[in-house]
Context: one part of a larger RNA
RNA sequence: UGACGGGGGCUCACACAAGCGGUGGAGCAUGUGGCUUAAUUCGAGGCAACGCGAAGAACCUUAUCCCGGACUUGACAUGCAUGGAUUAGCUCUGUGAAAGCAGAGUGACCGCCUUCGGGUGGAACAUGCACAGGUGCUGCAUGGCUGUCGUCAGCUCGUGCCGUGAGGUGUUGGGUUAAGUCCUUGAACGAGCGAAACCCUUGUCCCUAGUUGCCAGCAUUUUGUUGGGGACUCUAGGGAGACUGCCGGUGUCAAACCGGAGGAAGGCGGGGACGACGUCAAGUCAUCAUGGCCUUUAUGUCCGGGGCUGCACACGUGCUACAAUGCGGCGUACAGAGGGACGCCAACCCGCAAGGGGGAGCAAAUCCCAAAAAGCGCCGCCUAGUUCGGAUUGCAGGCUGCAACUCGCCUGCAUGAAGCUGGAAUCGCUAGUAAUCGCAGAUCAGCUAUGCUGCGGUGAAUGUGUUCCUGAGCCUUGUACA
Numbered sequence: 001u002g003a004c005g006g007g008g009g010c011u012c013a014c015a016c017a018a019g020c021g022g023u024g025g026a027g028c029a030u031g032u033g034g035c036u037u038a039a040u041u042c043g044a045g046g047c048a049a050c051g052c053g054a055a056g057a058a059c060c061u062u063a064u065c066c067c068g069g070a071c072u073u074g075a076c077a078u079g080c081a082u083g084g085a086u087u088a089g090c091u092c093u094g095u096g097a098a099a100g101c102a103g104a105g106u107g108a109c110c111g112c113c114u115u116c117g118g119g120u121g122g123a124a125c126a127u128g129c130a131c132a133g134g135u136g137c138u139g140c141a142u143g144g145c146u147g148u149c150g151u152c153a154g155c156u157c158g159u160g161c162c163g164u165g166a167g168g169u170g171u172u173g174g175g176u177u178a179a180g181u182c183c184u185u186g187a188a189c190g191a192g193c194g195a196a197a198c199c200c201u202u203g204u205c206c207c208u209a210g211u212u213g214c215c216a217g218c219a220u221u222u223u224g225u226u227g228g229g230g231a232c233u234c235u236a237g238g239g240a241g242a243c244u245g246c247c248g249g250u251g252u253c254a255a256a257c258c259g260g261a262g263g264a265a266g267g268c269g270g271g272g273a274c275g276a277c278g279u280c281a282a283g284u285c286a287u288c289a290u291g292g293c294c295u296u297u298a299u300g301u302c303c304g305g306g307g308c309u310g311c312a313c314a315c316g317u318g319c320u321a322c323a324a325u326g327c328g329g330c331g332u333a334c335a336g337a338g339g340g341a342c343g344c345c346a347a348c349c350c351g352c353a354a355g356g357g358g359g360a361g362c363a364a365a366u367c368c369c370a371a372a373a374a375g376c377g378c379c380g381c382c383u384a385g386u387u388c389g390g391a392u393u394g395c396a397g398g399c400u401g402c403a404a405c406u407c408g409c410c411u412g413c414a415u416g417a418a419g420c421u422g423g424a425a426u427c428g429c430u431a432g433u434a435a436u437c438g439c440a441g442a443u444c445a446g447c448u449a450u451g452c453u454g455c456g457g458u459g460a461a462u463g464u465g466u467u468c469c470u471g472a473g474c475c476u477u478g479u480a481c482a
Base pairs, nucleotide, nucleotide: 001482002481003479004478005477007476008475009474010473011472012471013470015466016465019429020428021427022426023425026320027319028318029317030316031315032314033313034311035310042053043052065306066305067304068303069302070301071300074131078130079129080128081127082126083125089106090105091104092103093102094101095100109122110121111120112119113118133295134294136293137292138291142289143288144284145283146282147280149278154193155192156191157190158189159188160169161168162167173184174183175182199272200271201270202269204240205239206238207237208236209235210234214229215228218227219226243266246260247259248258249257250256322422326381327380328379329378330377331376332375338369339368340367343362344361348357349356350355388419393414394413395412396411397410398409399408435458436457437456438455439454440453441452
């Protein structure tokens, strides 16, 4: 100087407390361990691995995963040499599961020179050689990227001063703040990286613009449909607005704090992006790049089939429930944000339905996906393993795709399991939040999505405390630790 302490002081955080809803019990989905297997490819491992890489494993994907069949200048790149119009491409035959192997036929292109015979070069091909290739190893050789402490308030420098020196001071003290934020004191005076601000979005108003959006008044009408209109909504450009600016109080004549006015908004208005010096030899050689090592008729490449989905079990994360603030039936409202041409697919017809037919419109503020759901109204159920719950299984169908056996999704009928609120323990959340309700998108032929990323609808309770648990910051103290 740090680190540590079941040392001290001050302070903070859904850390506890106060409260609401869960997990842990059930069934299922998914990831992991284990076991099994010919193989169940690899990585991730307390927080910070485990619905993680994977925003789509039937084949493909897909990997020294396994079994089997094949290729060897190779699936891909560059160069050299040789070959010559052989070749490229196309068609066909045999064999085969395919890849491949063997064979037959047809048969090109471009540039230059030209005595029109041809010569020469290129693309391409064949052979040979250099080499290619490797998701093989090492993340403890690395770059890059990322997680985490932590959006915590810290981490440093120049000059000066103090100390023999390591180093200290500044950065401590007194206030204050979300903040090393600001004020003040002071051998310090300044500065940098961080904090804040600048950026995006949301909340109010104004200006500009008015189609595909809007419709107050006028006409028209099944419908903003049309004429028309720019007021309003909205869209998307620009601007205004919030600064402790004003008033009162407290305070060191300070910073600031408390209350108030005005205001759409008040003391950082809400949300996002943004992550200091560093820590964990943290993660990734399987995104990519890369040193070294290893491999080269194989650890490379192609193909068929299988596996990654295997199931006594254990754990994590979720979904659905156990019901009456509910479930079912019928009727009826109100979103936002997205996506659409190999696409989204309307009306209408067929089918109980999944779906099929059909074909209008739309590169979309125009058309479509599209029904929002919870809600509201009426009816039924009457506390029961039930009109709760839907696992499991049987049968019949539909769709995608070369192909749904291993191993897809959906529909109908039948079946109707566990489950009556969950031990020890444990998680999230302080407001448009939790809880609850649906909608969209990426990936994608299809989908095991209950996942993920967004979007809106309905919409609480509690706390104004810091004794304790956990983590963190500053000061201080002890130390046989570095």
The part of an RNA shown here (small-subunit ribosomal RNA, 3' major domain) has 482 nucleotides and comes from an uncultured Planctomycetaceae bacterium. The coordinates come from a structure-prediction model, not an experiment, and the mean pLDDT is 80. It matches the Rfam family "Bacterial small subunit ribosomal RNA". RNAcentral holds the full RNA, with entries from Greengenes.